[in-house]
RNA sequence: GCUCCCAUAGUUUAAUGGAUAGAAUAAAGGAUUCCGGUUCCUUCGGUUACGGUUCGAUUCCGUAUGGGAGUA
Numbered sequence: 001g002c003u004c005c006c007a008u009a010g011u012u013u014a015a016u017g018g019a020u021a022g023a024a025u026a027a028a029g030g031a032u033u034c035c036g037g038u039u040c041c042u043u044c045g046g047u048u049a050c051g052g053u054u055c056g057a058u059u060c061c062g063u064a065u066g067g068g069a070g071u072a
Stems, first nucleotide, its partner, number of pairs: 001071007010025004018055001027043005048064005
């Protein structure tokens, strides 16, 4: 250089084009405890970017960015 794959919360991930993007874990607050841990409740936090298609896009298309695999 060429071909292919991936990108969702701090982390691990779910979502077959139909709407409040769901969960676990972490963090913060509370309950419990003499204190801590465990357990329970609540909160916070997200679709890589820009366009396009569509009534509707995390999902389909294009380009870019980043990561990975293969190939001389």

Model confidence (mean pLDDT): 82 of 100. A computed fold for a 72-nucleotide RNA from a Paludibacteraceae bacterium, annotated as transfer RNA. Rfam family: tRNA. Rfam classes the family as a transfer RNA. From the family's description: Transfer RNA (tRNA) molecules are approximately 80 nucleotides in length. The same sequence occurs in records of 2 taxa. The RNAcentral record of the sequence draws on ENA. The source organism's lineage runs through Bacteria, Pseudomonadati, Bacteroidia, Bacteroidales and Paludibacteraceae.